This is a predicted structure of a 382-nucleotide RNA (Bacterial RNase P class A) from a Nitriliruptoraceae bacterium. The coordinates come from a structure-prediction model, not an experiment, and the mean pLDDT is 79. Its Rfam family is "Bacterial RNase P class A". Gene Ontology terms of the family: ribonuclease P activity, dimeric ribonuclease P complex and tRNA processing. By type it is a ribozyme. Of the family's consensus pairs, 93% are formed in the model.
RNA sequence: GGAGUCCGCCGGGCGGCCGCGCUGGCACCGGGGCGACCCGAUGCCGGUGAGGAAAGUCCGGACUCCACAGGGCAGGGUGCUGGGUAACUCCCAGGCGUGGUGACACGCGGAAAGCGCAACAGAGAGCAGACCGCCGCCGGGCGACGUCCCGGCGGUGAGGGUGAAACGGUGAGGUAAGAGCUCACCAGCACGGCGGGUGACCGUCGUGGCUAGGCAUGCCCCACCCGGAGCAAGGCCACGCAGGGACCUCGGCGGCCCGUCGGAUGGUCCCGGGUAGGCCGCACGAGGCGUCGGGUGACCGGCGUCCCAGAGAGAUGGUCGCCACCCGCGGGCCGGGCACGGCCCGCGGGCACAGGAUCCGGCUUACAGGCGGGCUCCCCCA
Numbered sequence: 001g002g003a004g005u006c007c008g009c010c011g012g013g014c015g016g017c018c019g020c021g022c023u024g025g026c027a028c029c030g031g032g033g034c035g036a037c038c039c040g041a042u043g044c045c046g047g048u049g050a051g052g053a054a055a056g057u058c059c060g061g062a063c064u065c066c067a068c069a070g071g072g073c074a075g076g077g078u079g080c081u082g083g084g085u086a087a088c089u090c091c092c093a094g095g096c097g098u099g100g101u102g103a104c105a106c107g108c109g110g111a112a113a114g115c116g117c118a119a120c121a122g123a124g125a126g127c128a129g130a131c132c133g134c135c136g137c138c139g140g141g142c143g144a145c146g147u148c149c150c151g152g153c154g155g156u157g158a159g160g161g162u163g164a165a166a167c168g169g170u171g172a173g174g175u176a177a178g179a180g181c182u183c184a185c186c187a188g189c190a191c192g193g194c195g196g197g198u199g200a201c202c203g204u205c206g207u208g209g210c211u212a213g214g215c216a217u218g219c220c221c222c223a224c225c226c227g228g229a230g231c232a233a234g235g236c237c238a239c240g241c242a243g244g245g246a247c248c249u250c251g252g253c254g255g256c257c258c259g260u261c262g263g264a265u266g267g268u269c270c271c272g273g274g275u276a277g278g279c280c281g282c283a284c285g286a287g288g289c290g291u292c293g294g295g296u297g298a299c300c301g302g303c304g305u306c307c308c309a310g311a312g313a314g315a316u317g318g319u320c321g322c323c324a325c326c327c328g329c330g331g332g333c334c335g336g337g338c339a340c341g342g343c344c345c346g347c348g349g350g351c352a353c354a355g356g357a358u359c360c361g362g363c364u365u366a367c368a369g370g371c372g373g374g375c376u377c378c379c380c381c382a
Base pairs, nucleotide, nucleotide: 001378002377003376004375005374006373007372008371009370010369012323013322014321015320016319017318018317020049021048022047023046024045025044026043027042029040030039031038032037051353055364056363058362059361060360061359062358063230064229065228066227075226076225077224078223079222080094081093082092083091084090095108096107097106098105099104109221110220114219115218116215117214131160132159133156134155135154136153137152138151139150140149141148142146168186169185170184171183172182173181187211189208190207191206192205193204194203195202196201234280235279236278237277243271244270245269246268247267248266250262251261252260253259287306288305289304290303291302292301293300294299325350326349327348328347329346330345331344332343333342334341335340
């Protein structure tokens, strides 16, 4: 100097003018109430007002209501090991495999329980298979009798060829040719022992048979987990209308009273459920920041400090100026051996993705541009 890999973070600033939501104070107006006071509108002064993803709504929880003795089946989810956490399909550390020179990335129960599946090519695709070739035997052919040609029967998984995949590798023996047919070494598998590790697993020794293919995101098996609905959850107050009750009044049965009936008329008081509507839920929380301590780490604990949107279907915006940043073009300067890097000036352009609605932890996806750090590989100079 170049190429790369993995983390963490930011994602415009200042000012002028005009506006918006919520909120504190003051002033004034309207309405209600006997009143204390309450509700609404306006103005002034102040406070405060989105994100790293507020998004997708894909996981997990808090919270609320409903259901629930216990066990089983069905159904769904998760899937190497250990840890973190309120919990997780998340995160951290580790193990093994695959890829990469490497930093690193990606993957993960069981296929020697059972069933099932495998396009095309190929002779043959599951305890397979003779297409070519090789070898033996038999028969035939000849201007040519050969290390020849043709046909038949058999042997052969060594060689060729097909395929994503063809039933261990190398060498020796063996054979007509061959073959774990036999042997040595190597790889791999199963079982057992010893050692290390919490564990996944690793190392090593012995025995065995010579070899065991892939797919579980096809069914399945094993282990563990899982009740349902969701803030339009749910709770409180409750206009009017309808309903129920008591009393007064009116009417019928009565000569009168009591009583009873009617609801035809009106009035007073009360009742519960609940619609419109209002209020709560609803912003102090698995909270932010700083610091100290524990831990490899995710994370945990102590102390200090801060209060940080909460609404009506939904406010946080518009415009102008200056600055910053990025890109292109032009010009100038500096460092350097080169490659390359930096600074200044002018003109033009750009400045993303995107907007809370009960809250929180994750994941995923989108994103102009920028900052910081760890590590790896290559080249050059001293």